The RNA shown here (transfer RNA) has 71 nucleotides and comes from Coniochaeta ligniaria NRRL 30616. RNAcentral holds the sequence, with entries from ENA and Rfam. The source organism's lineage runs through Eukaryota, Dikarya, Pezizomycotina, Coniochaetales and Coniochaeta ligniaria. Rfam family: tRNA. Gene Ontology term of the family: triplet codon-amino acid adaptor activity. The coordinates come from a structure-prediction model, not an experiment, and the mean pLDDT is 85.

[in-house]
RNA sequence: GCGCCGGUAGUUCAAGGGUAGAAUCUCAGCUUCCCAAGCUGAGGGCCCGGGUUCGAGUCCCGGCCGGCGCA
Numbered sequence: 001g002c003g004c005c006g007g008u009a010g011u012u013c014a015a016g017g018g019u020a021g022a023a024u025c026u027c028a029g030c031u032u033c034c035c036a037a038g039c040u041g042a043g044g045g046c047c048c049g050g051g052u053u054c055g056a057g058u059c060c061c062g063g064c065c066g067g068c069g070c071a
Base pairs, nucleotide, nucleotide: 001070002069003068004067005066006065007064010024011023012022013021018054025043026042027041028040029039030038047063048062049061050060051059
């Protein structure tokens, strides 16, 4: 330098154009003599900039970062 894959919550991962989810985490409540565990609820996110579309996490282009391969 070229190609391929990836970037979503604090963390690990889903979401094949139509309300962004799970687990975990944090906080509150319930339970308990206390703690842990358990149950309920709440909090928290689409890498950046354009484009396409009525509508983009998703499709297209360009960047940035990471991984792998080739040179």